[in-house]
This is a predicted structure of a 72-nucleotide RNA (transfer RNA) from a Candidatus Uhrbacteria bacterium. Model confidence (mean pLDDT): 83 of 100. It matches the Rfam family "tRNA". Gene Ontology term of the family: triplet codon-amino acid adaptor activity. The family's RNA type in Rfam is transfer RNA.
RNA sequence: CGGGCCAUAGCGCAGGGGCAGCGCGCUUGCAUGGGGUGCAAGAGGCCGUGGGUUCAAAUCCCACUGGCCCGA
Numbered sequence: 001c002g003g004g005c006c007a008u009a010g011c012g013c014a015g016g017g018g019c020a021g022c023g024c025g026c027u028u029g030c031a032u033g034g035g036g037u038g039c040a041a042g043a044g045g046c047c048g049u050g051g052g053u054u055c056a057a058a059u060c061c062c063a064c065u066g067g068c069c070c071g072a
Stems, first nucleotide, its partner, number of pairs: 001071007010024004018055001026042006048064005
C1' cells in the first nucleotide's frame, strides 16, 4: 500500500428492509433458618461514527474509526 471479515445490553451472540431479541450476569418478590438452587416479575442497548438510498435502515450503498486475517 491492496484485499477480506467483524463492530448490536455488563459479557457472549442472534436478527440481513417494517419501531431489537436469546443465554449468562444484574435488581425485586416467593420458596429455605441462611446460602446454593428453582420459579415469577423487572431494569438495562435508539445497533462504532458521519453521510446517502427508501414511505420506512441495525439491515442496502459510500466514507471514516477500531479490531482480526491474507497478500505485497